[in-house]
RNA sequence: AAUAAUAAAUGGCCAAAUCUCAUAUUGAGAACGGAGGACCCAAUCUUUUGGGGUUAAUUCUGCUUUUGCAGAAGGGAUGAUUUAUGCUUCUUCGCCAUCCUACCCGUCAGCUAACUUCGUCGGCUAAAGCGAAGGAGGUC
Numbered sequence: 001a002a003u004a005a006u007a008a009a010u011g012g013c014c015a016a017a018u019c020u021c022a023u024a025u026u027g028a029g030a031a032c033g034g035a036g037g038a039c040c041c042a043a044u045c046u047u048u049u050g051g052g053g054u055u056a057a058u059u060c061u062g063c064u065u066u067u068g069c070a071g072a073a074g075g076g077a078u079g080a081u082u083u084a085u086g087c088u089u090c091u092u093c094g095c096c097a098u099c100c101u102a103c104c105c106g107u108c109a110g111c112u113a114a115c116u117u118c119g120u121c122g123g124c125u126a127a128a129g130c131g132a133a134g135g136a137g138g139u140c
């Protein structure tokens, strides 16, 4: 000096998945999310060729006895930058780079007010790309 690995989460990211109280016991509330569920409307056909739900998470091709594997489209996430030498923060777009593409109900559900009901888990990160447009707050 270079490469690789491990540890560290101040900080940061995905997601609805956070906060408060408490008798901390199978708890309660707020907030953020999901499902079921009338009239009207829709449907007038559908029903194993099952059907449906959350979600970004679907489709196609090839291989494989199968479970699966690989690839390609499509969908999604991040990149702490700049435009703006005045602080914090949000949204969108372009190029480039990296990554994800999952689960559930169980023959059954259109929409849907009242109403009923459920979830608040889990996981990642030692790298900090380059530009542009439009907002919010605070301060002077």
Stems, first nucleotide, its partner, number of pairs: 011125004018030004031120006041110001050108001051105004058073006074101006087137009

The RNA shown here (c-di-AMP riboswitch aptamer (ydaO/yuaA leader)) has 140 nucleotides.
The prediction has a mean pLDDT of 78.
Its Rfam family is "c-di-AMP riboswitch aptamer (ydaO/yuaA leader)". About the family: This family represents a conserved RNA structure found upstream of the ydaO and yuaA genes in Bacillus subtilis and related genes in other bacteria. Rfam links the family to the GO terms regulation of gene expression and cyclic-di-AMP binding.
The sequence was found by an Rfam model in a public genome assembly.